[in-house]
RNA sequence: CGGAAAAUGACGCCGAAUCCCGGAAUGUGGGAGCGGGGGAACCAAUGUAUUGGGGCGAGUUCCGGUUUGACAGAUGCCGGAAGGGGCACUUCCAGUCCUAGCCCGACAGCUAACCUCGUAGGCGCGGCAGGAAGGAAGG
Numbered sequence: 001c002g003g004a005a006a007a008u009g010a011c012g013c014c015g016a017a018u019c020c021c022g023g024a025a026u027g028u029g030g031g032a033g034c035g036g037g038g039g040a041a042c043c044a045a046u047g048u049a050u051u052g053g054g055g056c057g058a059g060u061u062c063c064g065g066u067u068u069g070a071c072a073g074a075u076g077c078c079g080g081a082a083g084g085g086g087c088a089c090u091u092c093c094a095g096u097c098c099u100a101g102c103c104c105g106a107c108a109g110c111u112a113a114c115c116u117c118g119u120a121g122g123c124g125c126g127g128c129a130g131g132a133a134g135g136a137a138g139g
Stems, first nucleotide, its partner, number of pairs: 011124004018032004033119006043109001050106001052107001053104004060082007083099005089134005
């Protein structure tokens, strides 16, 4: 000087998931902010019928192949397309990544009052943290 790995601080990303107060020491709370569900009239809907129905979430729809099977269909897997979502202020462009998982339990449209629940978890880190325009903060 260069490269790689690990850890840590600051900083940052996905997400509603942050901040403050009190208390304990193997435990139990409260508030603000943010987020979700239930729940009239009016409106909407002609919805449901085991092919159940519904909720959180971006996480859906379609096509082809394969799986199984007599066939069809479902499920899983592979590939593609469309739609949706993320990537260090916003928009546009470019590039790139994701399109899961979980819950309610026969039941829920919207919905004022009202009732009620959550406030986790995971990850990155000398850079696409790029280019253009605009803006904010600081000096």
Predicted 3D model of a 139-nucleotide RNA (c-di-AMP riboswitch aptamer (ydaO/yuaA leader)) from an Armatimonadota bacterium. Rfam family: c-di-AMP riboswitch aptamer (ydaO/yuaA leader). For this family Rfam cites "New RNA motifs suggest an expanded scope for riboswitches in bacterial genetic control" (Barrick et al., Proc Natl Acad Sci U S A, 2004). Its family is annotated with regulation of gene expression and cyclic-di-AMP binding in the Gene Ontology. The coordinates come from a structure-prediction model, not an experiment, and the mean pLDDT is 77.